[in-house]
Molecule: small-subunit ribosomal RNA
Organism: uncultured prokaryote
RNA sequence: UAGCGGCACGCUUAACACAUGCAAGUCGAGGGGUAUAUCACUUCGGUGAUAGAGACCGGCGCACGGGUGCGUAACGCGUAUGCAACCUACCUUUAACUGAGGGAUAGCCCAGAGAAAUUUGGAUUAAUGCCCCAUAGCGUAUUGAGUCGGCAUCGACACAAUACUAAAGUCUCGGCGGUAAAAGAUGGGCAUGCGUUUUAUUAGUUAGUUGGUAAGGUAACGGCUUACCAAGACUACGAUAAAUAGGGGUCCUGAGAGGGAGAUCCCCCACACUGGUACUGAGACACGGACCAGACUCCUACGGGAGGCAGCAGUGAGGAAUAUUGGUCAAUGGAGGCAACUCUGAACCAGCCAUGCCGCGUGCAGGAAGACGGCCCUAUGGGUUGUAAACUGCUUUUAUACAGGAAGAAACCUCUCCACGUGUGGAGAGCUGACGGUACUGUAAGAAUAAGCACCGGCUAACUCCGUGCCAGCAGCCGCGGUAAUACGGAGGGUGCAAGCGUUAUCCGGAAUCAUUGGGUUUAAAGGGUCCGUAGGCGGGCAAUUAAGUCAGAGGUGAAAUCUCCCGGCUCAACCGGGAAAUGGCCAUUGAUACUGUUAGUCUUGAAUUAUUAGGAAGUAACUAGAAUAUGUAGUGUAGCGGUGAAAUGCUUAGAGAUUACAUGGAAUACCAAUUGCGAAGGCAGGUUACUACUAAUGGAUUGACGCUGAUGGACGAAAGCGUGGGUAGCGAACAGGAUUAGAUACCCUGGUAGUCCACGCCGUAAACGAUGGACACUAGUUGUUGGGCAUAACUUCAGUGGCUAAGGCGAAAGUGAUAAGUAUCCCACCUGGGGAGUACGGGCGCAAGCCUGAAAACUCAAAGAAAUUGACGGGGGCCCGCACAAGCGGUGGAGCAUGUGGUUUAAUUCGAUGAUACGCGAGGAACCUUACCAGGGCUUAAAUGUAGUGGGACAGGGGUGGAAACACUCUUUUCUUCGGACUCAUUACAAGGUGCUGCAUGGUUGUCGUCAGCUCGUGCCGUGAGGUGUCAGGUUAAGUCCUAUAACGAGCGCAACCCCUGUUGUUAGUUGCCAGCGAUUAAAGUCGGGAACUCUAACAAGACUGCCGGUGCAAACCGUGAGGAAGGUGGGGAUGACGUCAAAUCAUCACGGCCCUUACGUCCUGGGCUACACACGUGCUACAAUGGCCGGUACAAUGAGCAGCCACCCCGCGAGGGGGAGCGAAUCUAUAAAACCGGUCACAGUUCGGAUCGGAGUCUGCAACUCGACUCCGUGAAGCUGGAAUCGCUAGUAAUCGGAUAUCAGCCAUGAUCCGGUGAAUACGUUCCCGGGCCUUGUACACACCGCCCGUCAAGCCAUGGAAGCUGGGGGUACCUGAAGUCGGUGACCGCAAGGAGCUGCCUAGGGUAAAACUAGUAACUGGGGCUAA
Repeated sequence: UAGCGGCACGCUUAACACAUGCAAGUCGAGGGGUAUAUCACUUCGGUGAUAGAGACCGGCGCACGGGUGCGUAACGCGUAUGCAACCUACCUUUAACUGAGGGAUAGCCCAGAGAAAUUUGGAUUAAUGCCCCAUAGCGUAUUGAGUCGGCAUCGACACAAUACUAAAGUCUCGGCGGUAAAAGAUGGGCAUGCGUUUUAUUAGUUAGUUGGUAAGGUAACGGCUUACCAAGACUACGAUAAAUAGGGGUCCUGAGAGGGAGAUCCCCCACACUGGUACUGAGACACGGACCAGACUCCUACGGGAGGCAGCAGUGAGGAAUAUUGGUCAAUGGAGGCAACUCUGAACCAGCCAUGCCGCGUGCAGGAAGACGGCCCUAUGGGUUGUAAACUGCUUUUAUACAGGAAGAAACCUCUCCACGUGUGGAGAGCUGACGGUACUGUAAGAAUAAGCACCGGCUAACUCCGUGCCAGCAGCCGCGGUAAUACGGAGGGUGCAAGCGUUAUCCGGAAUCAUUGGGUUUAAAGGGUCCGUAGGCGGGCAAUUAAGUCAGAGGUGAAAUCUCCCGGCUCAACCGGGAAAUGGCCAUUGAUACUGUUAGUCUUGAAUUAUUAGGAAGUAACUAGAAUAUGUAGUGUAGCGGUGAAAUGCUUAGAGAUUACAUGGAAUACCAAUUGCGAAGGCAGGUUACUACUAAUGGAUUGACGCUGAUGGACGAAAGCGUGGGUAGCGAACAGGAUUAGAUACCCUGGUAGUCCACGCCGUAAACGAUGGACACUAGUUGUUGGGCAUAACUUCAGUGGCUAAGGCGAAAGUGAUAAGUAUCCCACCUGGGGAGUACGGGCGCAAGCCUGAAAACUCAAAGAAAUUGACGGGGGCCCGCACAAGCGGUGGAGCAUGUGGUUUAAUUCGAUGAUACGCGAGGAACCUUACCAGGGCUUAAAUGUAGUGGGACAGGGGUGGAAACACUCUUUUCUUCGGACUCAUUACAAGGUGCUGCAUGGUUGUCGUCAGCUCGUGCCGUGAGGUGUCAGGUUAAGUCCUAUAACGAGCGCAACCCCUGUUGUUAGUUGCCAGCGAUUAAAGUCGGGAACUCUAACAAGACUGCCGGUGCAAACCGUGAGGAAGGUGGGGAUGACGUCAAAUCAUCACGGCCCUUACGUCCUGGGCUACACACGUGCUACAAUGGCCGGUACAAUGAGCAGCCACCCCGCGAGGGGGAGCGAAUCUAUAAAACCGGUCACAGUUCGGAUCGGAGUCUGCAACUCGACUCCGUGAAGCUGGAAUCGCUAGUAAUCGGAUAUCAGCCAUGAUCCGGUGAAUACGUUCCCGGGCCUUGUACACACCGCCCGUCAAGCCAUGGAAGCUGGGGGUACCUGAAGUCGGUGACCGCAAGGAGCUGCCUAGGGUAAAACUAGUAACUGGGGCUAA
């Protein structure tokens, strides 16, 4: 959310408690018998007849059917056997019998007790009830002797003797019953083989326990029970204990092997409120029986009683959750009965529930103006919803109404008939339906009665818009959401399934992720530290034996249902029926004998023994040697020694250190020495001796498979550590002192105790590593080495020990590669995501430290890890470069000022730029403007352009008033025309505007690494792949420049070159430039005539290419004071900036997506601000002076600019400047170059240095210099005497220093920027170090890439958990006490004719009590660590 039908299922939880009703009765043909009813009679009291309920005695049933799964790990279940150790009512068959007695008792009656349930006494009575007698058998028991058989005990059959035990009647006379025996069938009982969950942090258990003898008991075997005897029995192939659990057929899943489950249906078991007990019976230790105990509930008159839904319904409770207090015995089945029949919550039906499976429907066909509406877009339009709708035609399943209407029924029984013969069999007819007027069929009308849910990022079928903005939310995993979300929410559209659809839970699969099929262990988790060896597993050749394993044939069993196939029945299907097949197993049997096994032989190659030749740091014990350190004594000798990066502590004039001699003592063994050797590993090193072990080769003498591995177990086992006793030279934890350091509980130094050494005893671990268990066989080379053999020349052959390679070997790769990690076999050990954790608890070992077992759990994460790749990084390595250092020169940092920034302030101090790569940056010109900011006052569409329309003819301009101005008001002047219009204004409409936000949405532009030499591609090759190669290597270069080599060969973007300027020359040209020679003029002057030589100008060309020479080198190339040349090895400078990095900068140059504002975040104006000022920083200027200042004189440039301009020259002014005024739109005109040089003065001072600041007076620009311009003059004359730590630039026409020009510009805060020339150095040993960069290599736990990652404590919160004084439970066991009912035993003087019984008593026992321990759970002050979280 919901239309219908069919078929199924339906308390998974509390085996929790239950009101009410029903679920087991039946038989009068077993018995006594009566209430009552009817009839008849009646003296009215009653009597008789017929029928006959309830209750009672008796029989059968109640042990079935139905329910549940508590318990149970068991012969409980499954399967297969056995019983020669057994029972079986009813049923069937067979052959027999059924005779005669007796005494009671319920009921009924009478009398009591009690509230009731119930019960007592007396009298009397029946039976198919009970007892006795008779008769018996193929019965039972004993004995005897016999035959046959088997499976050990034994069994079967037949015979004889003795003893014992039966019966029931009823009746319609047909039957139905009864007794005993045998057999069958059915149902049961017992025993046995095999199978049947988890835990070893459960390793020992057991006294009737195991066996025997005897007895008892049972249907039956048996320690089942008892007495006695023995000491056994089970257990690593898992006993005992604990936990969990009904088992199977089957069901789900899976290719299978497996894994999981045990609902419905069927079989078995167990249970019936809990525990115990027996009785009756064929059968029970009994769901709707009994007794006792306990808990609970109910009744009660308080004395005492009653009860058991895990039967069907139903109720409460629990729970996420599961139905009606229905109908009928019609069918099937059951009990009783001769039967009719009765009973039957078994069963058959109906009801409820989309809980499942199956089927049907909700319409079908046509219909394009592709309608309206919705949604989307690149929006005049298109797409989609969509043939969908409307509309037209058709159909009627289902639903509705009406009508008809089954099958399921055949029996029993009754009647009729037939055959035999009166009762059985057969035939026919009749009777019986809960479901139900149901299924089904027909008719009617009409599209009429009927569609939802989930999803749409990937996995996974299905996409767009809006909203939201790490919020709200989603999420199975990965993950999505921080302003363009196909992932959130809504919408449109789509996809999937469909009367359902989604979610959740669980199981299998995928998962080869426990690997038998079918995994692994060098480095990912994982080889035990090593060896010995027990059990076990596995095991050489040959020929036999047997037939256990194995294989084949046939047999039994493997219930039915289920599954599969075929056929059939419901319209199909689900469902149901019939048949077949299957059921991998087990049992018994007959064969086969290759392989494995068994038994008994044999062999020599595995293994071992032995002989010979050898070997070694193999072990244990004893003895011994020299060097060195230390110490002691003595001598010589004098001031230091020692130690370190540098020092100090320390030692030393009481004589150290040094040196000589002698002595003492302990430990360790230089050289040999090695990639060596030996040993099981740990480990082993001077020499000698003794003892012991081992290994190899050779021989092939001996044994004859004696072998391999090895759980549990044992031995050994570095260092450190522990115990006892020694020893102690050196070294040396702890400790002390000195240093270092921010600190230094360290590294360094001086001392120094345990220890290191020996003996004995513990410990038992290591990165105990080859991170590689042992054994055996096979599979390609090469080169060393140790020990043997043969040869002795090379070789060759065994056993070890190493290196390098191979496989179409293996491996994820690294690698390994006969010493395998290859190919196979055998055995052992170990692993199964990370953390928690080798932790906790328990147990074992140890003196302790601790070790072993234990990869426990909760909890937590989505990873942890391995190998390799590319980068990045390294206080890793190698090579190389750069004004990077060094060597130099000059600065900054100190002063004053200028300028920018930060900060602060402010109405505003607009915004941006912020390490290098911001800070004289955007800005190459902020008084207004600029201007974006602030205050105040205005406007609402301004300007430009276009289109369309209308109107005016002028508009514009000029003047005035108010005002700060914008603006408002007002005055005035007033077109052209070819009449089409032009021009202009006003107005209307449409298109505005924004220096508002986002540079992390973008384009473009730019900075930086860096003018560093790198960055890539195609094809090929290598690699599973990421990737590599090329691009590496050897050289060389400024250069990935070039050469050589080369699985690479080529190519592209970069480098270089091509371009521009400059340096030399030539040619051409000769004005405005030039002027040597000739001439002219002048005081002088290219001023003039002229010249075209020179300079210069500006076009073309030449020149430089390692071209030549010598040397080195294979070459590339390099070297050379080389030659030549103006220039020489890129001549110098500029432009030129690879792939990319920094989410670098810029939305304020511009452009642009999105968002935002629209009488304002737009626009206009006035004034202010951007210029503030305690302070801090950057970049500069000027200085501090004598290499200088000042005064006078004399020289020499280049670039560039100029008409609202540059301005010669003249005059005025001290000057800025002013007034006149030529020239020049410029190679023609305009601008004094300065430093320099010459002369003078100043003599080291806060100065004749320095010029800030301030006062005064001016000039110029401009509408306007107050905030806030520049310049001039006069006066004033601050700080500053070369600058701490630190830091910047520069390698030649460079630094330094000197002036000049230009852009912007009215003017200018320019000391800035960009250019130009003048004068003009010093130094570079070199690459150790600092910084940056390139290449190769190496390590890496980094990859937002070292400004990375990351460890631990502490602080805070949350979570689970360990310990813990204690506290509270639980189940089980043990001991003792008590002990109901009841069986059994004893007794039984009482009752009974008897059988027997009451009673009393003993054993056992449920339960109860007490005690001490153990186990297990919960909780707990306090305490321990662990995990997670944010910063």